[in-house]
RNA sequence: CCAGACGGCCGGAUGGCCGCGCGUCUUCUUCGGAAGGUGUGAGGAAAGUCCGGGCUCCACGGAAACACGGUGCCGGUUAACGGCCGGCGGGGGCGACCCCAGGGAAAGUGCCACAGAAAGCAAACCGCCCGUCUUCGCACGGGUAAGGGUGAAAGGGUGCGGUAAGAGCGCACCGCGUUCCCGGCGACGGGGACGGCACGGUAAACCCCACCGGGAGCAAGACCGAGUAGGGGCGGCCGGCGAUUUCGGAUCGCACGCGGGUUUCCGCGCCGCCGCCCGGGUAGGUCGCGCGAGGCGUCCGGCAACGGGCGUCCCAGAUGAAUGGCCAUCACCCGUCUUCGGACGGGGACAGAACCCGGCUUACACGCCGUCUGGCACC
RNA sequence: GCGGGCGUAGCUCAGCUGGUAGAGUACGAGCUUCCCAAGCUCGGUGUCGCGGGUUCGAAUCCCGUCGCCCGCUCCA
Numbered sequence: 001c002c003a004g005a006c007g008g009c010c011g012g013a014u015g016g017c018c019g020c021g022c023g024u025c026u027u028c029u030u031c032g033g034a035a036g037g038u039g040u041g042a043g044g045a046a047a048g049u050c051c052g053g054g055c056u057c058c059a060c061g062g063a064a065a066c067a068c069g070g071u072g073c074c075g076g077u078u079a080a081c082g083g084c085c086g087g088c089g090g091g092g093g094c095g096a097c098c099c100c101a102g103g104g105a106a107a108g109u110g111c112c113a114c115a116g117a118a119a120g121c122a123a124a125c126c127g128c129c130c131g132u133c134u135u136c137g138c139a140c141g142g143g144u145a146a147g148g149g150u151g152a153a154a155g156g157g158u159g160c161g162g163u164a165a166g167a168g169c170g171c172a173c174c175g176c177g178u179u180c181c182c183g184g185c186g187a188c189g190g191g192g193a194c195g196g197c198a199c200g201g202u203a204a205a206c207c208c209c210a211c212c213g214g215g216a217g218c219a220a221g222a223c224c225g226a227g228u229a230g231g232g233g234c235g236g237c238c239g240g241c242g243a244u245u246u247c248g249g250a251u252c253g254c255a256c257g258c259g260g261g262u263u264u265c266c267g268c269g270c271c272g273c274c275g276c277c278c279g280g281g282u283a284g285g286u287c288g289c290g291c292g293a294g295g296c297g298u299c300c301g302g303c304a305a306c307g308g309g310c311g312u313c314c315c316a317g318a319u320g321a322a323u324g325g326c327c328a329u330c331a332c333c334c335g336u337c338u339u340c341g342g343a344c345g346g347g348g349a350c351a352g353a354a355c356c357c358g359g360c361u362u363a364c365a366c367g368c369c370g371u372c373u374g375g376c377a378c379c
Numbered sequence: 380g381c382g383g384g385c386g387u388a389g390c391u392c393a394g395c396u397g398g399u400a401g402a403g404u405a406c407g408a409g410c411u412u413c414c415c416a417a418g419c420u421c422g423g424u425g426u427c428g429c430g431g432g433u434u435c436g437a438a439u440c441c442c443g444u445c446g447c448c449c450g451c452u453c454c455a
Base pairs, nucleotide, nucleotide: 001375002374003373004372005371006370007369008368009367012330013329014328015327016326017325018324020041021040022039023038024037025036026035027034028033043350047361048360050359051358052357053356054355055217056216057215058214062265063264064263065262066261068213069212070211071210072209073087074086075085076084077083088102089100090099091098092097103208104207108206109205110202111201112200125148126147127144128143129142130141131140132139133137156174157173158172159171160170161169175197176195177194178193179192180191181190182189183188221287222286223285224284231278232277233276234275235274236273237272240254241253242252243251244250245249256269257268258267259266280454281453294313295312296311297310298309299308300307301306332347333346334345335344336343337342380451381450382449383448384447385446386445389404390403391402392401398435406422407421408420409419410418428444429443430442431441432440
């Protein structure tokens, strides 16, 4: 210098004028508010709403089973997670490094189109080998699975021996299975012995195993105020049965309904209940609502994610919804000119809080920094 | 904030228990007619919204993403 890998940062600065939301102070007020001062006022993603939690309400005496959904190598981290960190195994790259839904296919079921002889109980088209013959062939019978052919996949691979030809038929190495020893918390790794090979793939097909999940969401929820017809229609289920009794009703059992997916135990309810639809009223205010798993700095522990200590700071709360516009100077980038001092012109994205927080994903202009890899050239 | 659905030919849709994509209409050519329409015969339609993954194989299964559409306020 070229090509590349990984990680991170920034998201213009200052001042003036005008304007907006919120807090606070002062003055005025017709008590509705107004004026002035002062403080503060979007993001790295505020976005998508894909996960996890806080918070709130509903259900619940609690429990079990089923269903449904999710997660899925190991260890750690955390409030929690499908996130993150560190490892293991597999795959890709010369390399830095990157990717993996990565439990179970010897519990069961299903599927594997076309091609092919045969697609899961294996099988034999061509070929190879042996035998037979009134026929010597494009024949028949038998053996075989090395070679050919089909396919994504053909019941271990390579080599040597062996054989009529062949074959784990025998042996060596590799793979696979069983078992033992060693190392590691573990995933797993290393080694020995035995077995001649049994067990194709697919679970992002059903399924099995383990673990997790009660439901809804600030349109949660609480209070105040205003107003209307606390009305109508359709459908469903009841208001039941038996026994006892002090004959008023009550109790018990069964049945029925509810318990926010279902069932059971259990509990509650039974003079109405549930579902759908039509119609009516209101589109007001206050709280929830800004001190929090909070930000910044520093030290300590840890490879890291992260945790702990100390110090310091207070940092948006709107509700048709504020956070803006203009000017000047400077910084950055691009173009033109240049007397190399500079001059002139142009440009700056994605997007925008709405209960809050931790992640993930996606969008993003001009730019900046660090570590590392491969190659070329020179010293 | 919560939930549901859709995207396939120019248009409207089918195919979605994985096996290589069709129907109607529109369009083009031919026949018929003096000419047109109608009718008859034949034909091509295509990034299955996009990007990855699983699988031998994906419109179909899974993940991410983009766009569009719909429903849900409170009181009695």